[in-house]
Context: one part of a larger RNA
RNA sequence: CUGCGCUGAAGGAACUCGGCAAAUUGAACGCGUAACCUCGGGAGAAGCGUUGCCUCCCUCGGCGCAAGCCGAGAUGGCGUAACACGAAAGGGGGAAGCGACUGUUUACCAAAAACACAGGACUCUGCCAAAUCGAAAGAUGAAGUAUAGGGUCUGACGCCUGCCCAGUGCUGGCAAGCGAAGGUCGAACGUUUCAAAGCGUUCGGCGGAAGUUCCAGUAAACGGCGGCCGUAACUAUAACGGUCCAAAGGUAGCGAAAUCCCUUGUCGGGUAAGUUCCGACCUGCACGAAUGGCGUAACGACUUCCCCGCUGUCUCCAGCGCAAGCCCA
Repeated sequence: CUGCGCUGAAGGAACUCGGCAAAUUGAACGCGUAACCUCGGGAGAAGCGUUGCCUCCCUCGGCGCAAGCCGAGAUGGCGUAACACGAAAGGGGGAAGCGACUGUUUACCAAAAACACAGGACUCUGCCAAAUCGAAAGAUGAAGUAUAGGGUCUGACGCCUGCCCAGUGCUGGCAAGCGAAGGUCGAACGUUUCAAAGCGUUCGGCGGAAGUUCCAGUAAACGGCGGCCGUAACUAUAACGGUCCAAAGGUAGCGAAAUCCCUUGUCGGGUAAGUUCCGACCUGCACGAAUGGCGUAACGACUUCCCCGCUGUCUCCAGCGCAAGCCCA
């Protein structure tokens, strides 16, 4: 000096990105226990107390035929600085975000707010099902049959899920347009022939499926959801009016947010002092309704803020033990 272990005056998070690490707590019994709540929980909430030893006789419970054994208790008493005397053995509380939950995951830097999930919805599939694997045979689906099976999205529960079908997609329709090949009709040329037919090549006409154009439907399909100007008897603002564009111009709810650039927005709370945090406001650069919106008890080795307790994290370091290295001998 390093690693591991232990102790520490006064202070007690002043440390630090952050209480990281350490410390505190810890058992049994008795008492006691808030908001909130899906009435199950929350809860070991929190918080408080007791614990040793002696006590002839005494009380209760369990087991036993009994002797007795085990456990609990009452009464009275005794000692200590310390009675769960060792080991093992929860720190707690108040808020907010996200995800309902138990689960799953980057074997070897990420365990999470990511994945899954029960529940919800759309859609395909009538059975030799759809879908999938396979040149095929065949198989899965399924020894199932729409209360079934496949695909996609959402993600408990509660309250809800607005407007737009112009574009793209999907579904349905179909008069007409476009329009492949085979077909059919004609012409020219070639072949052969006296000639025709046949065959071949080229050109043109007719006819011609799906598809597309076209017409509808469909957004829990992909997606989208405006601008400018004026106006009220202080000012400000604009319920109101005008105008342009669009398929329709963002409803409810939420909002400086895991989303806010300006920004440490402004106000309030907490602190002596708060770029974080909580509550509001709304000027939403660039929230918004199953790429779900807003809430939500319980849960979380998740993230953020605060408080109590506790401590060598720190003020500020010191000492001890063990081990290695190093120095001296």
The part of an RNA shown here (large-subunit ribosomal RNA, domain IV) has 329 nucleotides and comes from Candidatus Hodgkinia cicadicola. NCBI's taxonomy places the organism under Bacteria, Pseudomonadati, Alphaproteobacteria, Hyphomicrobiales, Candidatus Hodgkinia. It matches the Rfam family "Bacterial large subunit ribosomal RNA". Its family is annotated with structural constituent of ribosome and ribosome in the Gene Ontology. Model confidence (mean pLDDT): 87 of 100. The full RNA is in RNAcentral, with records from ENA.